[in-house]
RNA sequence: GGCGGUAUGCUUACACAUGCAGUCGAACGCGAAAGUCCCUUCGGGGGCCGGUAGAGUGGCGCACGGGUGAGUAACGCGUAGAUAACCUACCCCCAUGUCUGGGACAACUUUUCGAAAGGAAGGCUAAUACCGGAUAAUACCUGAGACCUAGUGGUCUUCGGUUGAAAGAUUUUUCGCUUGGGGAUGGGUCUGCGUAACAUUAGCUAGUUGGUGAGGUAAGAGCUCACCAAGGCUUCGAUGUUUAGCGGGUCUGAGAGGAUGAUCCGCCACACUGGAACUGAGACACGGUCCAGACUCCUACGGGAGGCAGCAGUGGGGAAUUUUGCGCAAUGGACGAAAGUCUGACGCAGCAAUACCGCGUGAGUGAAGAAGGCCCUUGGGUCGUAAAGCUCUUUGUUUAGGGGAAGAAAUGACGGUACCAUAAGACUAAGCACCGGCUAACUCCGUGCCAGCAGCCGCGGUAAUACGGAGGGUGCAAGCGUUGUUCGGAUUUACUGGGCGUAAAGGGCGCGUAGGCGGCCAGAUAAGUUAAGGGUGAAAUCCCGGGGCUCAACCCCGGAACUGCUCUUAAAACUGUUUGGCUAGAGACAAAUAGAGGUGGGUGGAAUUCCAAGUGUAGCGGUGAAAUGCGUAGAUAUUCGGAGGAACACCGGUGGCGAAGGCGGCCCACUGGAUUUGUUCUGACGCUAAGGCGCGAAAGCAUGGGGAGCAAACGGGAUUAGAUACCCCGGUAGUCCAUGCCGUAAACGAUGAAUACCAGCUGUUUGACCCAUCGACCGGUCAAGUGGCGCAGCUAACGCGAUGAGUAUUCCGCCUGGGAAGUACGGUCGCAAGACUAAAACUCAAAGGAAUUGACGGGGGCCCGCACAAGCGGUGGAGCAUGUGGUUUAAUUCGACGCAACGCGAAGAACCUUACCUGGGUUUGACAUACCCGGACCACCCUGGAGACAGGGUUUUCUCUUCGGAGACCGGGUGACAGGUGCUGCAUGGCUGUCGUCAGCUCGUGUCGUGAGAUGUUGGGUUAAGUCCCGCAACGAGCGCAACCCUUGUCUUUAGUUGCCAGCGAUUCGGUCGGGAACUCUAGAGAGACUGCCGGUGUUAAACCGGAGGAAGGUGGGGAUGACGUCAAGUCAUCAUGGCCCUUAUGGGCAGGGCUACACACGUGCUACAAUGGUCGGUACAGAGGGUUGCUAUCCCGCGAGGGGGCGCUAAUCUCAGAAAGCCGAUCGUAGUCCGGAUUGGAGUCUGCAACUCGACUCCAUGAAGUCGGAAUCGCUAGUAAUCGCGAAUCAGAAUGUCGCGGUGAAUACGUUCCCGGGCCUUGUACACACCGCCCGUCACACCAUGGGAGUUGGCUGGACCAGAGUAGUAGCCUAACCGCAAGGGGCGCUACCACGUG
Repeated sequence: GGCGGUAUGCUUACACAUGCAGUCGAACGCGAAAGUCCCUUCGGGGGCCGGUAGAGUGGCGCACGGGUGAGUAACGCGUAGAUAACCUACCCCCAUGUCUGGGACAACUUUUCGAAAGGAAGGCUAAUACCGGAUAAUACCUGAGACCUAGUGGUCUUCGGUUGAAAGAUUUUUCGCUUGGGGAUGGGUCUGCGUAACAUUAGCUAGUUGGUGAGGUAAGAGCUCACCAAGGCUUCGAUGUUUAGCGGGUCUGAGAGGAUGAUCCGCCACACUGGAACUGAGACACGGUCCAGACUCCUACGGGAGGCAGCAGUGGGGAAUUUUGCGCAAUGGACGAAAGUCUGACGCAGCAAUACCGCGUGAGUGAAGAAGGCCCUUGGGUCGUAAAGCUCUUUGUUUAGGGGAAGAAAUGACGGUACCAUAAGACUAAGCACCGGCUAACUCCGUGCCAGCAGCCGCGGUAAUACGGAGGGUGCAAGCGUUGUUCGGAUUUACUGGGCGUAAAGGGCGCGUAGGCGGCCAGAUAAGUUAAGGGUGAAAUCCCGGGGCUCAACCCCGGAACUGCUCUUAAAACUGUUUGGCUAGAGACAAAUAGAGGUGGGUGGAAUUCCAAGUGUAGCGGUGAAAUGCGUAGAUAUUCGGAGGAACACCGGUGGCGAAGGCGGCCCACUGGAUUUGUUCUGACGCUAAGGCGCGAAAGCAUGGGGAGCAAACGGGAUUAGAUACCCCGGUAGUCCAUGCCGUAAACGAUGAAUACCAGCUGUUUGACCCAUCGACCGGUCAAGUGGCGCAGCUAACGCGAUGAGUAUUCCGCCUGGGAAGUACGGUCGCAAGACUAAAACUCAAAGGAAUUGACGGGGGCCCGCACAAGCGGUGGAGCAUGUGGUUUAAUUCGACGCAACGCGAAGAACCUUACCUGGGUUUGACAUACCCGGACCACCCUGGAGACAGGGUUUUCUCUUCGGAGACCGGGUGACAGGUGCUGCAUGGCUGUCGUCAGCUCGUGUCGUGAGAUGUUGGGUUAAGUCCCGCAACGAGCGCAACCCUUGUCUUUAGUUGCCAGCGAUUCGGUCGGGAACUCUAGAGAGACUGCCGGUGUUAAACCGGAGGAAGGUGGGGAUGACGUCAAGUCAUCAUGGCCCUUAUGGGCAGGGCUACACACGUGCUACAAUGGUCGGUACAGAGGGUUGCUAUCCCGCGAGGGGGCGCUAAUCUCAGAAAGCCGAUCGUAGUCCGGAUUGGAGUCUGCAACUCGACUCCAUGAAGUCGGAAUCGCUAGUAAUCGCGAAUCAGAAUGUCGCGGUGAAUACGUUCCCGGGCCUUGUACACACCGCCCGUCACACCAUGGGAGUUGGCUGGACCAGAGUAGUAGCCUAACCGCAAGGGGCGCUACCACGUG
């Protein structure tokens, strides 16, 4: 959620209430009740219904049809055959007969038992029921002959023998019955082939396998029995276990395959569970019988009844599947002579969007682009011609009445249905999912790692196209989405169609069995193979053509197909089989050769250790440094002698040998293999190799030896946070030998074995040959090994490349995501250790290979930097200043945090600033725009108050004008709005820091690479530099470097005031004046430096070294200038700005306070600790700046800060302004001082409204710490460090800070090992948030899952036994009551087999 058609519709073989299942009177006997009519003695009788209903005897059916899939791994199924080893009721055909007798039993009736179900006894009776006799064979048995067959054998003829039939019914037609033969149909049995998983199931089997004989069956057979033999099956998978009905088909797939077995059709099996037989043509029987069991029901407790896996239906179970319908009208079935009866088969209807198919839910017009929703850049856009409105149609659906089929020759459940025509009226008919990518479809709001989404990747932490809602859109549509399942994609089990050097994967190695594969020539054969033909491959389904329902789904007809199996014929290349031959594979033979090949025995020297003796004395030994240890009881060292064990220096070599493991002094014996040459012999004898057998390093095990050195364990000493290690001193198993086990290794070339083919170059080992030579070398060829490069080819790449990872063939082994795990369980082996074989649950979305770019490394190479080193001076200790942390506080506003925060924002907090706190006040506001009303505003005075503010008063009357008004300003009012140093620098712009003034960062085209990428940019030199040169598959280019810019250093020129003064004059002696334009200087313009010149080195280069000249020399010094990028670096508090937040407050105004606090910690500085100094006196020389709200001279006052006063100066003119260190002289004499100046007391000055919190300065007095600073750490390479003073910005005042200026003016750099930072190349990497990375294990807590667990509980099941229906046998017992004339049957017992229950 509108309709129609066609299909389909329990999962628990769980339990079932109720209903629904025979027929024949033409086989037979019997035979009502009720009703009605008549009679009646009222007790009853008779007729009709009616020989009806009904039950019984008998016949046929009930073995079909219908259901289900439990069992079954099997001749069950499929396919092709066999039956000469068989049966077949009813049906068809042919032939034959149907004669004669008999006695019963039901029904019925009487009696009787029982609650019932059901019986029991007596009596009567019919038949197509039952029985006897006759007759008959071409039935059955035996013998003989002929023909046929591959064969056991079959067919025909014939002699003899044996058994042995019948039924009647009907008015007639006719239907039955008996025997024999044939047919048809249906079955039984047998065989070839095919038809699951597990080998962690490898051996199974006594009726087992076969034979003889007998029995048995419809029929062959160990089917059964007796005897005999000892067989039979099995790695081509027996046996066992688990799972499963099989097929046609169905789904999927390009196919091959994979999965599956609903509906329909064929076969099988089953019918509550198990067993058994009876009847019958047929059953071991769904709606039959018997027994056992479980369950349910009835019961009078004594006993009985039942079987929906038939159709409906019920309960339970479950995610889940329908009506207790109609009809025998059709099709089919049973019975019947038929009429007919029965038929939940079947035909129909009902229910379910369960599936498929079809139709509809309206059509046209309609812009004011309505209202409304949503979005918005506020212009508009969109839903949208969509709606409304107007016009129209009736497909369909609905409603109504009318007509009305086919399906049937007759008969219609469906059904007054389909269908047809008529009328009405747009009426009654649209949802679901999705919209980040895959994948068609986008915005807003809400939410804020929450809520949630999710198939995979992944979304969500304040701007979510991914969550939720909305608008819009997309896709499907009476459906849509989700979940589950199967195939596909997946070449991801690879037959088609994969792999194994490093990704998972070659067995440790050999020998060899089965198996697989196999050289050349010829003949035969025809199993494989190929071709043609015959049979079969059921129908349905799929496909093609045609037809029927209005179309389609669906149905019907025809064709094709069914890729298979079987038979016949033919072919003979290839494979196979077989016959004959060959020599190229393989092997044998002969002659040589090399070798750590193996086993056994013998033997040699060097060295270590130990023992003994001598000499000799204090150490030795060991390490990074030590110690343990050894040594005065004489070590180490040294000399000689002896003992013993193990290993074999040099040669020695990507040299040799071996199958691998492995093998090394020398000699002997035995022994295996290889190679070369000869081409003598055999004649395919070969290759591989599952199982099997053998060998197999080291360690380990067992027994017995041996034991020098070394050395697990262990002891001690060190190291270390610890050190069960690395180092040292000792030291036992072991290492060695013999014998036996173990059977594994990164047993590696991480590369199985064999054969053939496919460019070269160059070493080396061994052998043979050629050339040459007197000979040896040298040179060349061939073969076998062993190495390095390399073409083609291969490879994901790395790489491999005749010793293949190339091209092919054969055979074996092995792999299939990571972990769990080479583990558990089971099995085999082992003395043990353990080995071999070898899973799953669970869990993850990866694990892995090769290569690339970075980053990193207590990796390597080269190079640079005040990076170290060499020096000079500091910090860290003291006091103070200043900033920060912390603490405190009403507040101590905020920001900055390694370098790259901390004298930073702040070039200057007493108020202000000020953002903070307290208090008292304000609300369209201190500021902007708009509107309305009024008015100039400003200024001044008084009162209250801390002030803001409030109240009152005085004064004043703007500009323009078209005279209406307008504008600026002020006051009041209104709602829009103002305002915010409130949040987010992780939403941003801009600006800045940093790596770093480090030399880097890139692009175009080309080339290389599958690609990421590389090349260029690497290399050789050189540079401060990716600076330049050379080389080069690169050639060029851009941003950076450098240069261009400013300043400084030299010179020239121009100009000469306020600056200058050489020469001349004047002079008050001051460039003061006249003059001068030379010099200094000022500030414009130029010159100059470019490795330009010379020599050397270097590649004839770039460049470097040295020199000349020059004021300056190799970037002359300094500055400005900061590549691509990094740090989510800093700043929302300079400014701007998205979003969020506040709006009588987080806004605005005021007073006071705070930012100045103080146990403490850190950073940056100042002043010192003194004699290179302090103090006093005298005296000399700068540069760069500032100045009218200003700098202020001379002069006067004050000890001084300063005050008074005021010349000059808008400045090269006047002024701040005395520069200081220095120099000259004096004093102090190493002391907490004549050092140092903190702190404190007193007195003052200045600025300012104001100096208390909280300014600077002056004077007097006071006189703290401090005697050069631990660990650690900073700056600086020349006019630099150090040291000395001067100025400026900010500023009323307030620098030890900051920014500038000049004066004096050093030391040192051998050098690049180390520390730090950086650049280039290279290397490793499991890192890529990139080492502040990644990552391993324990522990703690919980108990969801899994496992264990004292236990507890349910289900399934093996073996054995008791008992036992039934069947078969029986030689024992009984046999009166049963049958039978008799024979005999029967009963009991026993024996054998066997189901269920029970224990």
Model confidence (mean pLDDT): 82 of 100.
Small-subunit ribosomal RNA from an uncultured prokaryote, 1399 nucleotides, folded computationally.
It matches the Rfam family "Bacterial small subunit ribosomal RNA". Rfam links the family to the GO terms structural constituent of ribosome and ribosome.